[in-house]
């Protein structure tokens, strides 16, 4: 230096839910709260997948409804990529 790979200490993050703000929604920010997490750090313009459907298109029984659609969203769904803490052999 490369590959493989334990344990521990101290820290770290924070699901559901509640409040509040933003948003059409999905969802996100902040505060509370802990189900979990050894990358639950970054990346959604690398690939797959989930969610939503404002706008658009089509249809209908047209003050409206239904279907399709991402340019919206999820990194706490998976793979890849980037970066990083501890440390025995």
């Nucleotide at each position: 230096u490369g590959a493989u790979u334990a344990a521990u200490u101290g820290a770290g993050c924070a699901a559901a839910c509640c409040g509040u703000u933003g948003g059409a929604a999905a969802c996100a920010g902040c505060g509370g709260g802990a189900c979990g997490c050894a990358a639950a750090g970054c990346c959604a313009u690398g690939g797959g997948g989930g969610c939503u459907a404002a706008g658009g298109u089509g249809c209908u029984u047209u003050u409206a409804g239904c279907a399709c659609u991402a340019u919206g969203u999820c990194a706490g769904c998976c793979c890849a990529g980037c970066c990083g803490c501890c440390g025995g052999a």
Molecule: c-di-GMP-I riboswitch aptamer